Background:
The RNA shown here (transfer RNA) has 72 nucleotides and comes from Candidatus Roizmanbacteria bacterium RIFCSPHIGHO2_01_FULL_38_15. The same sequence occurs in records of 3 taxa. NCBI's taxonomy places the organism under Bacteria, Bacteria candidate phyla, Candidatus Roizmaniibacteriota.
Parts: sequence; C1' cells; structure tokens
RNA sequence: GCCUAGAUAGUUUAGUGGUAAAAUGAACCCUUGGUAAGGGUUAGAGCGCGGGUUCGAUUCCCGCUCUAGGCU
Repeated sequence: GCCUAGAUAGUUUAGUGGUAAAAUGAACCCUUGGUAAGGGUUAGAGCGCGGGUUCGAUUCCCGCUCUAGGCU
C1' cells in the first nucleotide's frame, strides 16, 4: 500500500428502513436472626465521526478515524 470483518448501556452481545433488545453489572424494595442465593421495580446507550439518499437512517451509499485478521 491492498483486501476482509467490526465500532450499539459500565461490560458482553442482538437487532433491523418506521424513535433499540437481552444477559451481566448498578440503585431501591421483598424475603432472612444476618449474609448469600432467589423474586420485583427503576435508572442507564439514540448506535465511532462527517456527509449523501429517503417522508423517515442504528440499518442503504461515500469518505475519514480506530480495532482485529490476511496479502505483499
């Protein structure tokens, strides 16, 4: 230099053109003599950055940044 894959709650992942889900973690409550476990409730990300298409973009297209792998 070229090719491929990826970037989404604190963490690990899902998702798909119509305002984002789960697990785990956090806070509070129930339960217990107390702890752990278990159950319930709540909060937490607008999807790496910029632009384009569209009535509407996390999703499609282009560029850039970063990460991983490969080729030379």